[in-house]
């Protein structure tokens, strides 16, 4: 400089066009003499930015930025 791949809750990740979720973390609460396991409830997200296609976008195009990986 080119070329692939990924960015989504604190973490780890899933979701191929109309509800944004699981695991674990965290707070309360139940249970315990107390802790831990267990249970049940809750909270936490401009899905990486900007534009763009559509009646509607995390999902399709474009562009930037960041991370990896090849090639130079």
């Nucleotide at each position: 400089g080119g070329g692939u791949g990924c960015g989504u809750g604190g973490u780890u990740c899933a979701g191929u066009g109309g509800g944004a979720g699981a695991a674990u973390g965290c707070u309360u609460c139940c249970u315990u003499c107390a802790c831990g396991c267990g249970g049940a409830a809750g909270a936490g997200g401009u899905c990486g930015c900007a534009g763009g296609u559509u009646c509607g976008a995390u999902c399709c195009c474009u562009g930037c930025c960041g991370c990896a990986c090849c090639c130079a």